This is a predicted structure of a 390-nucleotide part of an RNA (large-subunit ribosomal RNA, domain III) from a Pyrinomonadaceae bacterium. The prediction has a mean pLDDT of 85. NCBI's taxonomy places the organism under Bacteria, Pseudomonadati, Acidobacteriota, Blastocatellales, Pyrinomonadaceae. RNAcentral holds the full RNA, with entries from ENA.

Context: one part of a larger RNA
RNA sequence: GAGUAACGAAAGAGGGGUGCGAAACCCCUCCGCCGAAUGCCCAAGGGUUCCUGAGUAAAGCUAAUCUGCUCAGGGUUAGUCGGGACCUAAGCCGAGGCCGAAAGGCGUAGGCGAUGGAUAACCGGUUGAUAUUCCGGUACCACGUACCCGCCGUUAUCACCGAUGGGGGGACGAGGUAGGCUAGGGAAACCCAGGCGCUGGUCGUCCUGGGGUAACCGCGUAGGGCGGUCGGUAGGUAAAUCCGCCGGCCAUCAAGCCUGAGACGGGAUGCCGAGCUCCGAGAGGAGUGAAGUUCCUGAAGCCAUGCCUCCGAGAAAAGCCUCUAGGGAGGUUGGGCGUGCCCGUACCAAAACCGACACAGGUAGGCAGGUAGAGAAUACCAAGGCGAUC
Numbered sequence: 001g002a003g004u005a006a007c008g009a010a011a012g013a014g015g016g017g018u019g020c021g022a023a024a025c026c027c028c029u030c031c032g033c034c035g036a037a038u039g040c041c042c043a044a045g046g047g048u049u050c051c052u053g054a055g056u057a058a059a060g061c062u063a064a065u066c067u068g069c070u071c072a073g074g075g076u077u078a079g080u081c082g083g084g085a086c087c088u089a090a091g092c093c094g095a096g097g098c099c100g101a102a103a104g105g106c107g108u109a110g111g112c113g114a115u116g117g118a119u120a121a122c123c124g125g126u127u128g129a130u131a132u133u134c135c136g137g138u139a140c141c142a143c144g145u146a147c148c149c150g151c152c153g154u155u156a157u158c159a160c161c162g163a164u165g166g167g168g169g170g171a172c173g174a175g176g177u178a179g180g181c182u183a184g185g186g187a188a189a190c191c192c193a194g195g196c197g198c199u200g201g202u203c204g205u206c207c208u209g210g211g212g213u214a215a216c217c218g219c220g221u222a223g224g225g226c227g228g229u230c231g232g233u234a235g236g237u238a239a240a241u242c243c244g245c246c247g248g249c250c251a252u253c254a255a256g257c258c259u260g261a262g263a264c265g266g267g268a269u270g271c272c273g274a275g276c277u278c279c280g281a282g283a284g285g286a287g288u289g290a291a292g293u294u295c296c297u298g299a300a301g302c303c304a305u306g307c308c309u310c311c312g313a314g315a316a317a318a319g320c321c322u323c324u325a326g327g328g329a330g331g332u333u334g335g336g337c338g339u340g341c342c343c344g345u346a347c348c349a350a351a352a353c354c355g356a357c358a359c360a361g362g363u364a365g366g367c368a369g370g371u372a373g374a375g376a377a378u379a380c381c382a383a384g385g386c387g388a389u390c
Base pairs, nucleotide, nucleotide: 012030013029014028015027016026017025031387032386033385034384039367040366041365045348046347049346050074051073052072053071054070055069059067060066079140080139081344082343083342084341086117087116091112092111093110097106098105099104121138122137123136124135125134141340142339143338144337145336147335148334150332151331152330160327161326165323166322167321168320173310174309175308176307177306179303180302181301184297185296186295187294188293190211191210192209193208194207195206196204212271213270216266217265218264223259224258225257226256227250228249229248230247231246232245233244235243236242272292275288276287277286278285279284311314353362354361369381370380371379372378
């Protein structure tokens, strides 16, 4: 320079409380803002920032009784969620092996490796802080078993198990797509609860609010797909009743088989639920609990990895099914009982991540209410969240 610039997009007002101290902290009432977000869930990343109590030096662009700050104490509960005890991709490692002065490089068998495949749990309640993890109720999966009921078998006319092997399947592109549904939404003269109007009318076709419920089990629908059976057989590294190939017969708007949303019934005499009652200064807590229907609309979700068309012809492996090789004297449906390991789980998705900052920037995925609208545009609102630290 100068008590100058600046104080980083943005609405606050009044009352009460706490306190030495209040424009900013807490509570209430208005007002305002976002609402395909400025709401909710969650991957990465961060790592205690979460909750409670105490504090105000420093941090906070001002103050601070407040805080993602300081101090102390507390908090993350799983057979089913995510990962491992399953599988493989690119890529990486690599017994032997090949190459190379050394170091080391490549690579078979084999292994590791998700961003992919496979895979059994839902609803409600609860804490100051966790919950598909705790609790209540109702399920499911795998394995085991002294038990119960039923069935089959015991040396093969072989009950049952069954490959590290064969086969099937898993199994996949792009564009388009009619239909059937559901989630969600709207309305109601119907059902339930509360209200009865100071001013013309209002006990009414009045006003306000509410009109739910999962996995799972049963049933097997709208729809989609596949020909069936008998005989032969040199291929599928052994074998095969499986697959493939050849032939006969019967179907070919079919039977049969496979797949398949949703609805409906159970789950549920449960839970939830507007409100009401009690306690409390309030925040809040405890209890009780009505109706729980009908119609319309309707997805980008499900049937559907479907179907149709096209050419550039669109992962792998395991789980799974089947076939034998082989094992084999007890086995098995259902019920009962028992067992179920390791890691993650708090909190933030922006003031907690990446940007030197409490930075107008950046950050994968999911959810997607109402009125108007083609719409996820836009405007105003709901749930919910904020009023952005002078």